[in-house]
């Protein structure tokens, strides 16, 4: 050097056929307990790796970076 795959809240993950992003655990408030745990409700937080490009409309298509893991040399 070439090749696949991956990169979404603090963690681990979804995210159809492009139509304005969710779950789980974490957290933070409330109730429940004599107290913590557990349960039970409600609540912040992410512009989706950067850039750029198609399109009314991109996490999704496309092209380049740029990282991680894997293979081939």
């Nucleotide at each position: 050097g070439g090749g696949c795959a991956g990169u979404u809240g603090g963690c681990g993950c979804a995210g159809u056929u492009g139509g304005u992003a969710g779950c789980g655990c974490a957290c933070c408030a409330g109730a429940u307990c004599g107290a913590c745990a557990u349960u039970c409700u409600g609540g912040g937080g992410g512009u989706c790796a950067c850039u750029g490009g198609u399109u009314c409309g991109a996490g999704c298509c496309c092209a380049g970076u740029a990282c991680u893991g894997c293979c081939c040399a």
Molecule: transfer RNA
Organism: Candidatus Melainabacteria bacterium GWF2_37_15